[in-house]
Molecule: TPP riboswitch aptamer (THI element)
RNA sequence: AUCAAAUACAGGGGUGCUGACUUCGGUCGGCUGAGAUUAUACCCUCUAACCUGAUGCGGAUAAUGCCGACGUAGGAAGAUAUUGUUAUAUAAAA
Numbered sequence: 001a002u003c004a005a006a007u008a009c010a011g012g013g014g015u016g017c018u019g020a021c022u023u024c025g026g027u028c029g030g031c032u033g034a035g036a037u038u039a040u041a042c043c044c045u046c047u048a049a050c051c052u053g054a055u056g057c058g059g060a061u062a063a064u065g066c067c068g069a070c071g072u073a074g075g076a077a078g079a080u081a082u083u084g085u086u087a088u089a090u091a092a093a094a
Base pairs, nucleotide, nucleotide: 001086003084005083006082007081008080009078010045011044012043013042016031017030018029019028020027021026050075051074052073057068058067059066
């Protein structure tokens, strides 16, 4: 100088659809997913999670923010520290 990765601290984010039962508070299941409230969890901090447009468009589905397009769109939290990887240079010792 560069770049896999890890750790620490700090920060950001989502939690939908659906069946049965129900004392209407919830309980037990099904779907997608990292995560749908096992949470002291999970994902993300620039190859960015996520949000907006969007109660929109196309396809599929039991249904859905399920998939696709829109999207080089508009926003979005460290361009943090330490360790480490790789390459080069320099210095020292043997």